[in-house]
RNA sequence: GGGGAGUAGCGCAAUUGGUUAGCGCACCGGACUGUCGAUCCGGCGGUUGCGAGUUCGAUCCUCGUCUCUC
Numbered sequence: 001g002g003g004g005a006g007u008a009g010c011g012c013a014a015u016u017g018g019u020u021a022g023c024g025c026a027c028c029g030g031a032c033u034g035u036c037g038a039u040c041c042g043g044c045g046g047u048u049g050c051g052a053g054u055u056c057g058a059u060c061c062u063c064g065u066c067u068c069u070c
Stems, first nucleotide, its partner, number of pairs: 002070005009025004018056001027043005049065005
C1' cells in the first nucleotide's frame, strides 16, 4: 500500500436505500418436577465501531478515522 470484517452479553442475519433492525444461545419470570436439568410459555436487551456528508429517508451509498484479520 491492497482485500475482508466490525450490528444485543456471545454467535450471526437483514444491502440494486423504505417506513416497528430480527434469529439462536445466554439472562430474567412463569408452568412442569420431591430438587436440579430438560421441555413449554412469556419477557429483557441495540447511539448498527466512531465522526461527518449525500438523501424526504442510511445497517446499506460517499469521505475520514480506530480495531481485528489475510